[in-house]
Context: one part of a larger RNA
RNA sequence: CUGGGCGUAAAGCGUGCGCAGGCGGUUCGGAAAGAAAGAUGUGAAAUCCCAGGGCUCAACCUUGGAACUGCAUUUUUAACUGCCGGGCUAGAGUAUGUCAGAGGGGGGUAGAAUUCCACGUGUAGCAGUGAAAUGCGUAGAUAUGUGGAGGAAUACCGAUGGCGAAGGCAGCCCCCUGGGAUAAUACUGACGCUCAGGCACGAAAGCGUGGGGAGCAAACAGGAUUAGAUACCCUGGUAGUCCACGCCCUAAACGAUGUCAACUAGCUGUUGGGGCCGUUAGGCCUUAGUAGCGCAGCUAACGCGUGAAGUUGACCGCCUGGGGAGUACGGUCGCAAGAUUAAAACUC
Numbered sequence: 001c002u003g004g005g006c007g008u009a010a011a012g013c014g015u016g017c018g019c020a021g022g023c024g025g026u027u028c029g030g031a032a033a034g035a036a037a038g039a040u041g042u043g044a045a046a047u048c049c050c051a052g053g054g055c056u057c058a059a060c061c062u063u064g065g066a067a068c069u070g071c072a073u074u075u076u077u078a079a080c081u082g083c084c085g086g087g088c089u090a091g092a093g094u095a096u097g098u099c100a101g102a103g104g105g106g107g108g109u110a111g112a113a114u115u116c117c118a119c120g121u122g123u124a125g126c127a128g129u130g131a132a133a134u135g136c137g138u139a140g141a142u143a144u145g146u147g148g149a150g151g152a153a154u155a156c157c158g159a160u161g162g163c164g165a166a167g168g169c170a171g172c173c174c175c176c177u178g179g180g181a182u183a184a185u186a187c188u189g190a191c192g193c194u195c196a197g198g199c200a201c202g203a204a205a206g207c208g209u210g211g212g213g214a215g216c217a218a219a220c221a222g223g224a225u226u227a228g229a230u231a232c233c234c235u236g237g238u239a240g241u242c243c244a245c246g247c248c249c250u251a252a253a254c255g256a257u258g259u260c261a262a263c264u265a266g267c268u269g270u271u272g273g274g275g276c277c278g279u280u281a282g283g284c285c286u287u288a289g290u291a292g293c294g295c296a297g298c299u300a301a302c303g304c305g306u307g308a309a310g311u312u313g314a315c316c317g318c319c320u321g322g323g324g325a326g327u328a329c330g331g332u333c334g335c336a337a338g339a340u341u342a343a344a345a346c347u348c
Base pairs, nucleotide, nucleotide: 003320004319005318006317007302008301012316014201015200016199017198021194022193023192025088026087027086028085029084030083033081034080035077036076037075038074039073040072041071042070049065050064051063052062053061054060091191092188093187094186095185096183097182098181099180103177104176105175106174107173108172109171110154115149116148117147118146119145120144121143125136126135162169163168206247207246208245209244210243211242215241216240220236221235222234223233258315259314260313261312262311263310266293267292268291269290270289271288272287273286274285275284276283277282297304298303321348322347323346330341331340332339333338
């Protein structure tokens, strides 16, 4: 390389959009590029193969044939692929009605709680732990009452629940806005699927500038524990956590399972929509999700099982013994931290 693979053994890009590329429903007609059949020419000789011949045999030499699976020209075929033209509606989409939703952005607002401030009541403790101590408190704390300030997060509802491509999204109200499901018709007429490069989004931490800072809390300080304790526990506490704008681009970014389509027993729950029946309790059917079992089948086993890891097709990504190493060098990106691309020597 071929091959074989990618839930857990190495291996699915974090996610989407999408140019090129690859692949592509159904029908009629045309032409004949691919494809197929025939013919002609050519395919040097030698070699290889077959049948003979010559050296006593063989190797070797030699005669004839076959072959050279190729190329070119030409004739024919039209099922399949491609091309051109005309249709179709089952894929895809548009219009209309209805519906659910923490989907996104902006603004406003509410009530608990923590902390702080002021005043009142009140007096010796409070806080903390396995036990303590550091700490706070007679300059009046803790507790309790009233008033105020400020920041952050939204108990209950709440769920194996919902929405989103993923990351993720939760008090309530308003404005702007994306997507989805379903029902019945009408319309467009293959407009589709996937996608190297590319573009966009992308938790937390981190970075830049300016704000903000209640609680929590890396670093740091102190108290304990301990042989030691640069920890676990305690008292404090700064970045940060929050906001605006700009970067970073990584995660066990996980369903460790790429996207799309078709087919292949069922049962039970639950969310959204629709239909039929109904004694109004519910039952049956259908559709889109989301969970638990389970037949066939698959799997090394575990397990998966119509939401497949089953049976197939299209396209992309990735793997190829362990370490060295996701490292070095170089390139690209970044303010930096670093990210990305990515070896070899050597060694087992």
The part of an RNA shown here (small-subunit ribosomal RNA, central domain) has 348 nucleotides and comes from Alcaligenes ammonioxydans.
The prediction has a mean pLDDT of 90.
The full RNA is in RNAcentral, with records from ENA.